[in-house]
Molecule: Fluoride riboswitch aptamer (crcB RNA motif)
Organism: Thermoplasmata archaeon
């Protein structure tokens, strides 16, 4: 000074909060998907990574 393990610790898993697992990252991990005439245009799901709960949306019913 490099590179490669493991602990700690911090991050991060397409909009927000808490729990709890689960993954991945060491400057990286991550920053959805589809169609097309790829200059630019159109159209779709979804607040979770999984799971419960809370709020925001949204639709159908009821008072």
């Nucleotide at each position: 000074c490099c590179g490669a393990g493991a602990g700690c610790u911090g991050g991060c898993g397409a909009u927000g909060a808490a729990g709890u697992c689960c993954g991945c990252c060491a400057c990286a991990a991550g920053c959805g998907c589809c169609c097309g005439c790829c200059c630019g245009g159109g159209g779709c799901u979804g607040a979770u990574g999984a799971c419960u709960u809370c709020u925001a949306c949204u639709u159908c019913g009821a008072g």